[in-house]
Context: one part of a larger RNA
């Protein structure tokens, strides 16, 4: 100096991001325990008190000695209950600074936020408000299920059968869970447009059996015309689902106005006008894990509070299963607040064991 473990007078969080780390608390008995509450619970609430040895009254229990009884004569069964022990309960005394004399062994408490709750998680920085979670709802699936895995054979699902399996959102409970179907999606429909493959009427090139004209050395050659077949090419027409199209569906994805103007003080707008919309945010809640201005304004707490509790609504930019609004009861969660306690600090200071480093 630096690790670790201990002691610090007086004060007692004045340290700090923040009581982090420390210290307080702790066993067992006795008393005693509030708000709230889903009547279980909160609770070990909180808060009080006892505790050694020694003597000495009492005494529940343990044993279970003698005697007595009974008959099934037994290692039997009732009764009785000496002694000897004692839990606990009282009296008295007695030593220490301290009697759960070491070790071990919760600090409490009061509000708010988030997450109902036992669980799970980033093996080696995140254990938490994140997942999961019973319970809610939708939606697919009638059995060779749906839906998964595998080219297939075949397997899960399940040796299950809608009170059952899968999917997706939600996240215990309580109260509830508005409006909007225009867009996307799904579902259902089928009149009418569109439309593939195929199908294909027609006209239209190419080939050439021939047939018609030149030219000929009579073998053949040029040039035009041209049937069937074969090809090529046009493509009316007919051709499903799809998609348009019509309906329904938001606990499917999602969305839920503006501008004016108006009451006998002023403010302010229940009212009224007026644009645009699929519909224009209802209940609750609201400066919030969400509020930018901003340390909003008001109250509470403090001698002093950007943070906290409670209200308020100007909600830049809550809001209802991407769930809203509470909720006992839980958390190694997050804030803010009291009491205790404390070497965190004011301020260091002192031991001990261990490193280092200096000098012999």
């Nucleotide at each position: 100096u630096c690790g670790u473990g201990g002691u610090u007078a007086a004060g007692g969080a004045a340290c700090u991001c923040g009581g982090c780390a420390a210290a307080c608390u702790a066993a067992c008995c006795c008393c005693g325990u509030a708000a709230c509450u889903u009547c279980g619970g909160a609770a070990u609430a909180a808060g009080g008190g006892g505790u050694g040895c020694c003597c000495u009254g009492g005494a529940a229990g343990g044993u279970g000695a003698u005697g007595g009884g009974a008959c099934u004569u037994g290692c039997u069964c009732c009764c009785u209950g000496a002694g000897c022990u004692a839990a606990c309960c009282g009296g008295g005394g007695u030593c220490g600074c301290a009697g759960a004399g070491a070790a071990a062994u919760g600090g409490c408490c009061c509000a708010g936020g988030c997450g109902a709750c036992u669980g799970u998680u980033u093996a080696c920085u995140a254990a938490a408000a994140a997942c999961a979670c019973a319970g809610g709802u939708c939606u697919c699936u009638g059995c060779c299920a749906a839906g998964c895995c595998g080219u297939a054979a075949g397997g899960c699902g399940a040796u299950g059968u809608a009170u059952a399996g899968g999917g997706a959102c939600u996240g215990a409970c309580a109260c509830c869970u508005g409006c909007c179907c225009g867009g996307u999606g799904c579902c259902g429909g089928a009149a009418g447009g569109u439309u593939a493959a195929g199908a294909g009427g027609u006209g239209g090139g190419g080939u050439u059996a021939u047939c018609c004209a030149g030219a000929u050395u009579c073998g053949u050659u040029u040039g035009g015309a041209g049937a069937a077949g074969c090809u090529c090419c046009u493509a009316a027409u007919c051709g499903a689902a799809g998609c348009c199209c019509c309906g329904g569906u938001a606990a499917a994805c999602g969305g839920c106005g503006g501008c004016c103007g108006u009451a006998a003080c002023u403010a302010u707008a229940a009212c009224g006008g007026u644009c645009c919309u699929a519909a224009g945010g209802u209940a609750g809640c609201g400066a919030a894990a969400u509020u930018c201005c901003u340390u909003g304004u008001c109250g509470g707490g403090u001698a002093a509070g950007u943070u906290c509790c409670g209200a308020c609504c100007u909600g830049c930019a809550c809001g209802a299963a991407u769930g809203g609004u509470g909720u006992a009861a839980c958390g190694a969660u997050c804030u803010g607040g009291g009491c205790g306690c404390u070497g965190u600090c004011u301020c260091g200071a002192c031991c001990a064991c261990g490193a280092a480093c200096u000098c012999g």
Large-subunit ribosomal RNA, domain IV from Promineifilaceae bacterium (SeqCode), 360 nucleotides, folded computationally. The prediction has a mean pLDDT of 87. The source organism's lineage runs through Bacteria, Bacillati, Chloroflexota, Promineifilales (SeqCode) and Promineifilaceae (SeqCode). The RNAcentral record of the full RNA draws on ENA.